[in-house]
The prediction has a mean pLDDT of 78. c-di-GMP-I riboswitch aptamer, 83 nucleotides, folded computationally. It was read from a public genome assembly, where an Rfam model found it.
RNA sequence: AUGCGAUAAAGGCAAACCCGGUGAAAACCGGCGGCGCAAAGCUAGAGGGCCUUUCCCAGGGGGAGUGGCAGCCAGUUGCAGCA
Numbered sequence: 001a002u003g004c005g006a007u008a009a010a011g012g013c014a015a016a017c018c019c020g021g022u023g024a025a026a027a028c029c030g031g032c033g034g035c036g037c038a039a040a041g042c043u044a045g046a047g048g049g050c051c052u053u054u055c056c057c058a059g060g061g062g063g064a065g066u067g068g069c070a071g072c073c074a075g076u077u078g079c080a081g082c083a
Base pairs, nucleotide, nucleotide: 002083003082004081012037013036018031019030020029021028022027035071041076042075043074047073048072049069050068051067053065054064055063056062057061
């Protein structure tokens, strides 16, 4: 340097429910909790997808914009250990 890498030592993250807060909503923040995660680290103007909402067209549906989701895929950086 490359490959494998939850059969993970020290440690890390934290789904749902519930409580408080923000928001029009999606969703987010804090607490609780622990479903799970080897990238559940980071990236959401410059890959795709999904959710929300406004407008336009409309037969199903489609288009443009708003705000979100990285725990959907993706991109990128990287750990014990092994080769």

It matches the Rfam family "c-di-GMP-I riboswitch aptamer". Its family is annotated with cyclic-di-GMP binding in the Gene Ontology.